Predicted 3D model of a 119-nucleotide RNA (FMN riboswitch aptamer (RFN element)). Of the family's consensus pairs, 96% are formed in the model. It was read from a public genome assembly, where an Rfam model found it. Its mean pLDDT, the model's own confidence on a scale to 100, is 82.

RNA sequence: AUAAUCCUUCGGGGCAGGGCGAAAUUCCCUGACCGGUGGUAAAGCCCACUAACCUGUUUUCAGGCCGAAACGGUGAAAUUCCGUUGCCGACGGUAAAGUCCGGAUGAGAGAAGAUAUUC
Numbered sequence: 001a002u003a004a005u006c007c008u009u010c011g012g013g014g015c016a017g018g019g020c021g022a023a024a025u026u027c028c029c030u031g032a033c034c035g036g037u038g039g040u041a042a043a044g045c046c047c048a049c050u051a052a053c054c055u056g057u058u059u060u061c062a063g064g065c066c067g068a069a070a071c072g073g074u075g076a077a078a079u080u081c082c083g084u085u086g087c088c089g090a091c092g093g094u095a096a097a098g099u100c101c102g103g104a105u106g107a108g109a110g111a112a113g114a115u116a117u118u119c
Stems, first nucleotide, its partner, number of pairs: 007113004015031005032099002034089002036049004044087002053064004069085005091102003
């Protein structure tokens, strides 16, 4: 230095004011806010993945499903930066929810570190 195994730690953010109403952070009006992991010129909306959801003898595991962007500028290189204008958001609960409560002090893509062995 490389590869494999094992262990430890870490590993998701966000709403105000007003209206109607018995009841809404859920509806309506106005205006906000948030963005998991790896790749790549630095990415919620390019590629890949996790979680969630669905099916299976429902623990494991396997299969399925899985949202959304354009234009201009700089540059060797950017759908990632800068500018402008947009768009998207699991399931259960509840007056209909990306932002409340819950499964979840969970799981996890992975990240960092440590130890031992081999080459």